[in-house]
RNA sequence: GGGUGAGUAGCUCAGGGGUAGAGCGUCUGCAUCACAAGCAGAAGGUCGCAGGUUCAAGUCCUGCCUCACCCAC
Numbered sequence: 001g002g003g004u005g006a007g008u009a010g011c012u013c014a015g016g017g018g019u020a021g022a023g024c025g026u027c028u029g030c031a032u033c034a035c036a037a038g039c040a041g042a043a044g045g046u047c048g049c050a051g052g053u054u055c056a057a058g059u060c061c062u063g064c065c066u067c068a069c070c071c072a073c
Stems, first nucleotide, its partner, number of pairs: 001071007010024004018055001026042005048064005
């Protein structure tokens, strides 16, 4: 330098045009003598960055950035 894949909540990941979600974690409550487990609820997201297409983009297109792997040097 070329190719492929990945980037979404604190962590691991779903979601591939029409309300952004799950598990774990955090917080609050219930319960307990108390703690854990359990049950109920809540908070937490510029969906890597910038453009484009579209009535509408996390999703499609282009460029860039980061990471992993492969090829070449």
Transfer RNA from a Minisyncoccales bacterium, 73 nucleotides, folded computationally. The source organism's lineage runs through Bacteria, Bacillati, Minisyncoccota, Minisyncoccia and Minisyncoccales. Its Rfam family is "tRNA". It is annotated as a transfer RNA.